[in-house]
RNA sequence: GCGCCCAUGGCUCAACGGAUAGAGCAGCGGACUUCUAAUCCGCAGGUUGUAGGUUCGAAUCCUACUGGGCGCG
Numbered sequence: 001g002c003g004c005c006c007a008u009g010g011c012u013c014a015a016c017g018g019a020u021a022g023a024g025c026a027g028c029g030g031a032c033u034u035c036u037a038a039u040c041c042g043c044a045g046g047u048u049g050u051a052g053g054u055u056c057g058a059a060u061c062c063u064a065c066u067g068g069g070c071g072c073g
Stems, first nucleotide, its partner, number of pairs: 001072007010025004018056001027043005049065005
């Protein structure tokens, strides 16, 4: 330099182009317990990597860029 794949809460991952982007773990509050752990209930937390484009509508499709991984040279 070229090709392919990936980027979504703190972490690991879901989500046919269609109503308000969900789950587990972690965090916070409460119940239970002498206390802790476990268990149960609840809460908060996301400009879906960035910038454009297509569309009535984009996390999803297209383009460029950024970062990471693999391969080739």